[in-house]
Context: one part of a larger RNA
RNA sequence: UCCGGCGAGUUACGUUAUGCUGCAAGGUUAAGCACCUCAGGUGCGGAGCCGAAGGGAAGCCGAGUCUUAAUAGGGCGCAAAGUAGCAUGAAGUAGACCCGAAACCGGGUGACCUAUCCAUGGGCAGGUUGAAGCUAGAGUAAAAUCUGGUGGAGGACCGAACCCACCAAUGUUGAAAAAUUGGGGGAUGACCUGUGGAUAGCGGAGAAAUUCCAAUCGAACUCGGAGAUAGCUGGUUCUCCCCGAAAUAGCUUUAGGGCUAGCCUUGGGUUAGUCUGGCGGAGGUAAAGCACUGAAUGGGCUAGGGGCCUUACCCGGUUACCGAACCCUCUCAAACUAAGAAUGCCGCACAGAUGAUGCCCGGGAGUCAGACUAUGUGAGAUAAGUCGCAUGGUCGAAAGGGAAACAGCCCAGACCAUCAGCUAAGGUCCCAAAAUUACAGUUAAGUGGAAAAGGAUGUGGAUUUGCACAGACAACUAGGAUGUUGGCUUAGAAGCAGCCACUCAUUCAAAGAGUGCGUAAUAGCUCACUAGUCGAGUGAGUCUGCGCCGAAGAUUAUCGGGUCUUAAACUGUAUACCGAAGCUAUGGAUUCAUGCGUAACCGCAUGAGUGGUAGGGGAGCGUACUGUAGUAGGUUGAAGCAUUACCGUGAGGAGAUGUGGACGAGCCAGUAGUGAGAAUGCCGGA
Numbered sequence: 001u002c003c004g005g006c007g008a009g010u011u012a013c014g015u016u017a018u019g020c021u022g023c024a025a026g027g028u029u030a031a032g033c034a035c036c037u038c039a040g041g042u043g044c045g046g047a048g049c050c051g052a053a054g055g056g057a058a059g060c061c062g063a064g065u066c067u068u069a070a071u072a073g074g075g076c077g078c079a080a081a082g083u084a085g086c087a088u089g090a091a092g093u094a095g096a097c098c099c100g101a102a103a104c105c106g107g108g109u110g111a112c113c114u115a116u117c118c119a120u121g122g123g124c125a126g127g128u129u130g131a132a133g134c135u136a137g138a139g140u141a142a143a144a145u146c147u148g149g150u151g152g153a154g155g156a157c158c159g160a161a162c163c164c165a166c167c168a169a170u171g172u173u174g175a176a177a178a179a180u181u182g183g184g185g186g187a188u189g190a191c192c193u194g195u196g197g198a199u200a201g202c203g204g205a206g207a208a209a210u211u212c213c214a215a216u217c218g219a220a221c222u223c224g225g226a227g228a229u230a231g232c233u234g235g236u237u238c239u240c241c242c243c244g245a246a247a248u249a250g251c252u253u254u255a256g257g258g259c260u261a262g263c264c265u266u267g268g269g270u271u272a273g274u275c276u277g278g279c280g281g282a283g284g285u286a287a288a289g290c291a292c293u294g295a296a297u298g299g300g301c302u303a304g305g306g307g308c309c310u311u312a313c314c315c316g317g318u319u320a321c322c323g324a325a326c327c328c329u330c331u332c333a334a335a336c337u338a339a340g341a342a343u344g345c346c347g348c349a350c351a352g353a354u355g356a357u358g359c360c361c362g363g364g365a366g367u368c369a370g371a372c373u374a375u376g377u378g379a380g381a382u383a384a385g386u387c388g389c390a391u392g393g394u395c396g397a398a399a400g401g402g403a404a405a406c407a408g409c410c411c412a413g414a415c416c417a418u419c420a421g422c423u424a425a426g427g428u429c430c431c432a433a434a435a436u437u438a439c440a441g442u443u444a445a446g447u448g449g450a451a452a453a454g455g456a457u458g459u460g461g462a463u464u465u466g467c468a469c470a471g472a473c474a475a476c477u478a479g480g481a482u483g484u485u486g487g488c489u490u491a492g493a494a495g496c497a498g499c500c501a502c503u504c505a506u507u508c509a510a511a512g513a514g515u516g517c518g519u520a521a522u523a524g525c526u527c528a529c530u531a532g533u534c535g536a537g538u539g540a541g542u543c544u545g546c547g548c549c550g551a552a553g554a555u556u557a558u559c560g561g562g563u564c565u566u567a568a569a570c571u572g573u574a575u576a577c578c579g580a581a582g583c584u585a586u587g588g589a590u591u592c593a594u595g596c597g598u599a600a601c602c603g604c605a606u607g608a609g610u611g612g613u614a615g616g617g618g619a620g621c622g623u624a625c626u627g628u629a630g631u632a633g634g635u636u637g638a639a640g641c642a643u644u645a646c647c648g649u650g651a652g653g654a655g656a657u658g659u660g661g662a663c664g665a666g667c668c669a670g671u672a673g674u675g676a677g678a679a680u681g682c683c684g685g686a
Base pairs, nucleotide, nucleotide: 001686002685003684004683005682006681011094012093013092015090016089017088018087019086020085021084022083023082026050027049028048032044033043034042035041054061055060064076065075066074067073097235098234100232104225105224106223107222108221109220115199116198117197118196119195120194121193122192123191124189126158127157128156129154133150134149135148136147137146138145162186163185164184166183167182168181169180170179201217203213204212205211210219238620239619240618241617242616243615248261249260250259251258252257262367263366264364265363266362267361268360269359270358273354274353275352276351277350278348279347280346281345288337289336293333294332295331298328299327300326304322305321306319307318308317309316370395371394372393373392374391375390376389377388378387379386400411401410402409415588416587417586418585420584421583422582426578427577428576429562430561431560435575437574438573439572440571441570442569448564454549455548458546459545460544461543462542463541464540465539466538467537475533476532477531478530479529481506482505483504486500487499488498512527516525517524589610590609591608592607593606594605595604596603597602621675623672624671625670626669627668633663640659641658642657643656644655646653647652
C1' cells in the first nucleotide's frame, strides 16, 4: 500500500406533536389472581390515572369567579372531545451516534535499576617525595637556631588493576533503546566494591540537576471509580422524488460555543401579498452655495498698535509696518446650509400586471468563520488578493459557453434521449467551428500585443493669424559706412570685461554707439538691415485623432502559438455565418395545479415545473431472523460461487449455463446486532 472480515442515532421511562386503530362524556386498567391448548393466550381485577369547570393565597363560590365600598371597570374563565394502544418525529433523564485525552480519586505492587543510610566482608602492581618526632654534632649562660642521620606523614606526586566520563571520530533502520576506538581524570580516599538490611508516591532519597525511585518521574507502576469529561479533531455504511437555507441582529466570563429572532421545510387555517403607473406625503443626502458657523486670496476703507519727526506736559505730523470691524473680490467644509435633486421610504377606497408569492397556529431543522465583483463610504498612505459598513450580483450550494489556463468577471441556470434547427457572450487567416466580407478612414510604431510626469519639424483632421507676383520664405552675389577708439572705468576697454546715457547724429537702397565668434587691446569673421538673382507659396499659434521617446533583471516568457501591415491592427457603417447542457423540434420519465371519467385505487387531457450543500418532507430496494411453514420446490441437483448481450428511473430483480452436493424460497406480515471507502479505525492475509 492493497484485499477480506468487523466497525458508529440504540434501549428504557415519562413528556410532546403527527398518523392509524378501539371506545367515547367518557376512556383505561396496574400489581395480583384464576383458567389454560403453556402461546405476543383468555378471563377476572376500577386501586389508580387522564378528561368532562373554573376562579381565588385561602375560607369559599361556581358558568362564573377574583379584585373592590361597588351590581363601575378590569384579570382569568365559559361558548372548540376525550382517552387507551401501536407507529413515526423531537427534546428530557440515563454513557445516549462512535473512537480519542492530558488529568483527578481510591486500593495495592515496587529500592534485584538508581539515591542515601545501617550491619558485615573484600580491594588498591610498581615507582617518587620525605612532615612531625627521635638521635649525633655544631652552637648558647641556658635556650633558640644550624648541619648530618634516622623516621615515614599526606582528601601528597607519577602510574596499572579498579572507578569515572573531559575531547574527537565511528555508530545513528547501530554490534549496542547510550556503545566502540584513540586520547583524558581519580587511583590511601569525602576511595572503590560483594552480601544482607532500612526509607514508598499527598511519599522516599538527593555534595541540589526538577536529579533518582526497574529503558517510565514537576509527582512511579498496577487494578478500580470508568463508557471520567472533551463548547475540540476525525469518522458515521442502500436508492429515487419534492422543496431548499445561512455565514445577520440582540444577549452571553461571549467571540471557532450557545439562546431568541431572521432566513428553510412540513401540516392545518385564513385571505391577503408583490410589482408598475397615477395621486398624496415626510425628508436635508449628491450637486450647489457662502446668508449662518468656521476656514481662506487680493484690494479698498479704517478703530487700535509699532517706527520716525516734534514735544517740559497735553497735543500734533508722518509712515512701501502690523491690523479687528466694514465694503468689493477668488475659494473651502463629515460634525456649515438661505436654498436643494435623482433614488429610496410611507400611504391610497385608483388603474394595470402577477397568480399563492402574504399572514396566523403547530412539528422538524440548519445557519451565527463568509469570498470576490460593481457602486456609495469609513479606517489605511483617496496602499494592499488589507480591515469595517451599506445596496445589488455571482460563488458559497451551479454544471455548460466565453475570458489561453482562471470558485467570486461576461453569457446562461444541466429531468432523460437525438449523427436535427435558431441564437447569447464571444468570434469568423491556420492551430480551431464560422467573412482572407463590403464600404470609408487612421496607424508604420509589430503600435496593436503592459506604464507616468515630461519631451519632440512623426502623421491625419479642424481652426486663428503674419508675409507674399508692387516678388515673400530658403539659397547664392554684393553692401553692412561716417562723427567715433561715444563718455566713464582701466595697464589696456576701440560695437562685443564692466558702468552710464531721452542709445545721439550724419551719409544712405541699407547699415545697432551693435547679434554672436574672435584679439592682451586692435585686427579678422558674422548677424540685424538693404539691393540683385530666382519665381510660388512660406512662417507662427490653438483644438483634436492615431503613433514616437521616456521603458533596466536574471530561460524565449507583457498577442495562447503560428503568423499578420490599403491588415488577420484601430475607428465608423453594413450584411452573412459560427457559437452553450440557453431556446426550438421529436420521443420519453416524473411533480404540482386544473378539468373529465372512476365506489376507490387509478387513468386521460391541458398548463406550469423538475441544478443544488447544510437541512426539512415523501416513496422505495435489499440483509438476518420469525409467522405462514414439517409450505411450494429440491440428488432428473437446494443454498453458495462463477459467467451472461434480459428487466427496472435507481437501490436492485429474473432466466440460462457451469460449479457445488443438501437444503429451502416467493407473496403477505412482524422484529432488528439491517447496508461500509475513508475514523494516522480494529483483526487477519498478501
Large-subunit ribosomal RNA, domain II from a Clostridia bacterium, 686 nucleotides, folded computationally.
Its mean pLDDT, the model's own confidence on a scale to 100, is 85.
The organism belongs to Clostridia, within Bacteria.